[in-house]
RNA sequence: AGGUAUUCUCAGGGCGGGGUGCGAUUCCCCACCGGCGGUGACAGCCCGCGAGCGCCCCUGCAUUGCAGGGGGUCAGCAGAUCCGGUGAAAUUCCGGGGCCGACGGUAUAGUCCGGAUGGAAGAGAACCGCG
Numbered sequence: 001a002g003g004u005a006u007u008c009u010c011a012g013g014g015c016g017g018g019g020u021g022c023g024a025u026u027c028c029c030c031a032c033c034g035g036c037g038g039u040g041a042c043a044g045c046c047c048g049c050g051a052g053c054g055c056c057c058c059u060g061c062a063u064u065g066c067a068g069g070g071g072g073u074c075a076g077c078a079g080a081u082c083c084g085g086u087g088a089a090a091u092u093c094c095g096g097g098g099c100c101g102a103c104g105g106u107a108u109a110g111u112c113c114g115g116a117u118g119g120a121a122g123a124g125a126a127c128c129g130c131g
Stems, first nucleotide, its partner, number of pairs: 002128002006126005016030004031111002033101002035049004044099002052077002054074001055071007081097005103114003
C1' cells in the first nucleotide's frame, strides 16, 4: 500500500434565567447545541452520506387503517450563508450579521419523553495475503 470472506470495539450535542397562562424545558424575550466522509486551509448552512418520515413489498389483524418484518434508489420530505479581513489557497480561519434542525406524544418541542438496551454514515483494530 491492498483485500473485505470473517470477528470485535467505538460511533450526537443542547432549555439556564425571565414573562403569560389552570397548564408550556413546547408560546414570547434572552440563552444553548452542531453526526460522518470529502473539499488547495479547520465547514451545522460548499459537495456527498447517515438515521427518521414518506414510498414500495411481505405477513398478521382487520377493513382501508393499525401492528410487525423487509427494500434502499424509489428520491417525494431530507434543512439552512452572506459581508468584510488575512492568505498562494478559506461560503471551512478571524471579525460581524443572518439562517436551519425527522417522526409520534404533550399547551405548538433542534434541546423533554418515546420507538431506541435499536439502527447507522463511518472510524479503529484483529485477521488474510504481498514485500

The RNA shown here (FMN riboswitch aptamer (RFN element)) has 131 nucleotides and comes from Paracoccus aestuariivivens. Of the family's consensus pairs, 100% are formed in the model. Its Rfam family is "FMN riboswitch aptamer (RFN element)". Gene Ontology term of the family: FMN binding. The coordinates come from a structure-prediction model, not an experiment, and the mean pLDDT is 76. The sequence was found by an Rfam model in a public genome assembly. Taxonomically the source falls in Paracoccus (Bacteria, Pseudomonadati, Alphaproteobacteria, Paracoccaceae).